[in-house]
RNA sequence: UCCGCCUUAGCUCAGAGGCAGAGCGAUCGGCUGUUAACCGAUUGGUCCCUGGUUCGACCCCAGGAGGCGGAG
Numbered sequence: 001u002c003c004g005c006c007u008u009a010g011c012u013c014a015g016a017g018g019c020a021g022a023g024c025g026a027u028c029g030g031c032u033g034u035u036a037a038c039c040g041a042u043u044g045g046u047c048c049c050u051g052g053u054u055c056g057a058c059c060c061c062a063g064g065a066g067g068c069g070g071a072g
Stems, first nucleotide, its partner, number of pairs: 001071007010024004018055001025043006048064005
């Protein structure tokens, strides 16, 4: 310098253009002699940034940033 992949909740990740979700975690409660486990509820987001397309964008397009891998 070139090519590809990734970026969504505190963490690991889903998400076929139309309500943004799961598991784990955290908080509160139940259960128990206590803890753990288990059960219930609650808690969660500038979807990396800037533009564009569209009635409508996490999703499509362009540019940028960061990370990982490859080529030279």
Background:
This is a predicted structure of a 72-nucleotide RNA (transfer RNA) from an Oculatellaceae cyanobacterium. Rfam family: tRNA. Its family is annotated with triplet codon-amino acid adaptor activity in the Gene Ontology. From the family's description: Transfer RNA (tRNA) molecules are approximately 80 nucleotides in length. The same sequence occurs in records of 2 taxa. The prediction has a mean pLDDT of 82. The sequence is in RNAcentral, with records from ENA and MGnify.